[in-house]
A computed fold for a 141-nucleotide part of an RNA from an activated sludge metagenome, annotated as small-subunit ribosomal RNA, 3' minor domain. The prediction has a mean pLDDT of 81. It matches the Rfam family "Eukaryotic small subunit ribosomal RNA". Rfam 15.1 lists 75,755 matches to the family in 2,556 species. The literature on the family includes a 2001 paper in Science by Yusupov et al., "Crystal structure of the ribosome at 5.5 A resolution".
Context: one part of a larger RNA
RNA sequence: CAUCGCCCGUCGCUUGCUCCGAUUGAAUAAUCUGGUGAGCCUUCUUGACUGAGUAGGCAACUACGAAGGAUAUUAAGCAAACCAUAUUAUUUAGAGGAUGAAGAAGUCGUAACAAAGUUUCCGUAGGUGAACCUGCGGAAG
Repeated sequence: CAUCGCCCGUCGCUUGCUCCGAUUGAAUAAUCUGGUGAGCCUUCUUGACUGAGUAGGCAACUACGAAGGAUAUUAAGCAAACCAUAUUAUUUAGAGGAUGAAGAAGUCGUAACAAAGUUUCCGUAGGUGAACCUGCGGAAG
């Protein structure tokens, strides 16, 4: 700034919020079930090598050999890790959609404020681009 005022809603634009959402979405963790299974322990057989001792022998050495024992093998158990299935939990992407919020100098009208040009408001029902309109009942703010 004071009616060349104030102000209402739809629609459109911008910003951020919340929610839904195809993708049989994604990631991580835990658990169940099934499989593979390093390694460890025990066991079975093996027994390189060492070898007290015994016998023979002058000796070198030869034979036997208690016991220890590398390696390999058999079976049972424990079991890291990996793969697959299912369940649960926690995060997370997402075309598009919905809600209400804020902003502005957008669009359409002008519903309210003066008897605001159909007085306004409340309840209720129906209707309409939008503010709104109409019916019934009520109030005067």